Predicted 3D model of an 82-nucleotide RNA (transfer RNA) from Candidatus Staskawiczbacteria bacterium RIFCSPHIGHO2_02_FULL_43_16. NCBI's taxonomy places the organism under Bacteria, Bacteria candidate phyla, Candidatus Staskawicziibacteriota. It matches the Rfam family "tRNA". Rfam classes the family as a transfer RNA.
């Protein structure tokens, strides 16, 4: 060089006939429970703002009423051919 798979919260990881971005776990915060710890149970948990709102799927354009999903360059992992 060419191919095929990836990248979304602090971490894993879902969501694809295009239609509320983050469902679930993890880890963290308070609380109940305990003599206490663990366990378990409740609530909260991207990021800006006093709010109302706005922004956020690697970046960086595009099509679309509307994009994680489609297109197009490009970056990085991983993995196959030569």
């Nucleotide at each position: 060089g060419c191919c095929c798979g990836g990248g979304u919260g602090g971490c894993g990881a879902a969501a694809u006939u295009g239609g509320c971005a983050a469902c679930c776990g993890c880890a963290u915060a308070c609380g109940c429970u305990u003599c206490a710890g663990g366990u378990g149970c409740g609530u909260a948990c991207g990021c800006c703002g006093c709010a109302a709102g706005g922004c956020u799927u690697g970046c960086a354009g595009g099509u679309u009423c509307g994009a994680c999903u489609c297109c197009u360059g490009u970056c990085c992992c991983g993995g196959g051919c030569a």